[in-house]
C1' cells in the first nucleotide's frame, strides 16, 4: 500500500445538563461537565428525522410545504493516529 481494530502506547472528541448568547423554530455558539466515540475528523452528494419564519389551505386538523436544522441517524465522498492477534 491494501485489509483489520484483538491486546498496547501517544493522544483526541465530548452527550445529557447548567450559565450565557443568536435563532421564528428545530438547533448553533462559548464556559463548565463526561454519556460515550477507531474517524464522535471534515463534507449536506443519496436518504431518513426535527423545525415551519415565509408560503399555502380553511378539509377545524391547527393541516401542507424546506432553499433552515441534524455529521453523536445511516449510507458516500476527502484525510488522519498507533498497532499488526
Nucleotide at each position: 500500500g491494501g485489509c483489520a481494530g484483538a491486546a498496547a502506547a501517544a493522544g483526541g472528541c465530548a452527550a445529557a445538563c447548567u450559565u450565557a448568547u443568536u435563532g421564528a423554530a428545530a438547533a448553533g455558539u462559548a464556559a463548565g461537565g463526561a454519556c460515550g466515540c477507531a474517524a464522535a475528523g471534515u463534507u449536506u452528494c443519496g436518504g431518513g428525522u426535527c423545525u415551519a419564519a415565509g408560503g399555502u389551505a380553511u378539509c377545524u386538523a391547527c393541516g401542507c410545504u424546506a432553499a433552515g436544522a441534524u455529521g453523536g441517524c445511516c449510507g458516500g465522498g476527502c484525510u488522519g493516529c498507533c498497532u499488526g492477534a
c-di-GMP-I riboswitch aptamer from Peribacillus psychrosaccharolyticus ATCC 23296, 85 nucleotides, folded computationally. Of the family's consensus pairs, 95% are formed in the model.